[in-house]
Context: one part of a larger RNA
RNA sequence: CGUUAGAGCAUUGAGAGGAGCCUUCUAUAGUACGAGAGGACCUAGAAGGACAUGCCAAUGGUGUACCAGUUCUCACUCCAGUGGGAGACGCUGGGUAGCUAUGCAUGGAUAUAUCACUGCUGAAAGCAUAUAAGUAGGAAGCUAACCUCAAGAUGAGUGCUCUCCAUUAGGUCGCGGCAAGACAAGCCGUUGUAUAGGCACUAAGUGUAAGGUCAGUAAUGGCUUCAGCUGAGGUGUACUAAAGACCGAUCGA
Numbered sequence: 001c002g003u004u005a006g007a008g009c010a011u012u013g014a015g016a017g018g019a020g021c022c023u024u025c026u027a028u029a030g031u032a033c034g035a036g037a038g039g040a041c042c043u044a045g046a047a048g049g050a051c052a053u054g055c056c057a058a059u060g061g062u063g064u065a066c067c068a069g070u071u072c073u074c075a076c077u078c079c080a081g082u083g084g085g086a087g088a089c090g091c092u093g094g095g096u097a098g099c100u101a102u103g104c105a106u107g108g109a110u111a112u113a114u115c116a117c118u119g120c121u122g123a124a125a126g127c128a129u130a131u132a133a134g135u136a137g138g139a140a141g142c143u144a145a146c147c148u149c150a151a152g153a154u155g156a157g158u159g160c161u162c163u164c165c166a167u168u169a170g171g172u173c174g175c176g177g178c179a180a181g182a183c184a185a186g187c188c189g190u191u192g193u194a195u196a197g198g199c200a201c202u203a204a205g206u207g208u209a210a211g212g213u214c215a216g217u218a219a220u221g222g223c224u225u226c227a228g229c230u231g232a233g234g235u236g237u238a239c240u241a242a243a244g245a246c247c248g249a250u251c252g253a
Base pairs, nucleotide, nucleotide: 001152005163006162007161008160009159010158011157015149016148017147018146021049022048023047024046025045026044027043033038051107052106053105054104055103059101060100061099062098066094067093068092069091070090071086072085073084074083075082076081110144111143117137118136119135120134164252170247171246172245173244174190175189176188177187178186195241196240197239198237199236200235201234202233204230205229206228211224212223213222214221215220
C1' cells in the first nucleotide's frame, strides 16, 4: 500500500515445512524344518540407543546478586574493626532466582491407493495364461493421519461485536516495566493504579557478626547467638515515579 467505511476479537485451511529411525530380549518354541549340527516365519509383550521438542519439582553445573574463610600490601584510626588493590571475582569453600544437561517428560502410531513382485477365476486361442471382463495381496516410498506456519490464497475467504458530527470504536507517541528482547517488534501497566523502585515481613543462602563477658600467660575457645549479613523468589503496603499529547471524517465507488 492492497484486501473497497473504520476497528477489536475469534476462525476456515488452498498451500508450505517438520517428523518418519534402529537394536536387543522374552513368550510362541528348542516348535515348524533338518540325519544331525543347527534353527525360524507369523503374532504378542518388555527393555534400550540415537534423534527431535519442551521443562527446571528433584539430581547436578553456573551463578563477577550474596555469605564465609584466608595471604601479601595500602589506607582510615595505634589496637580492634573495616575498606581499596593483587589481569578485568587475589585465592578458597558454599550458594537463591535465572539460564542450563549429564537431569526430567513426551514423540515416531495407524489407514487408503499402489511399484517391483505374488495370486484367484478366466477367455480371445476346446489347451495354457495373474488380464482381455472380473477379483485378491503387496514397500522405509505416494496420499491421508500427527506437529508447526498459513487469506499478499491479489482467487486477498468466514463469523461475532463495536463506532459514525465529536472526537467516539479504536490506535500511536510518551511514561512505569517484563518470565519479551541485538535494534525494531511482542506483552503488561499508566493514579478508578500493585507497573517498577522503596519499605515491612518472609521461603531461601551463608554459617553463629560486631561489641561485651568468662576461661586461658597467649594463640584461641565458650556464652550472649540457628546469630549477623544477604534475600534476582513470595506476600503485603501508594512512600517515590507512571504529567500528558496526537491520529482516527461522517453510513461507506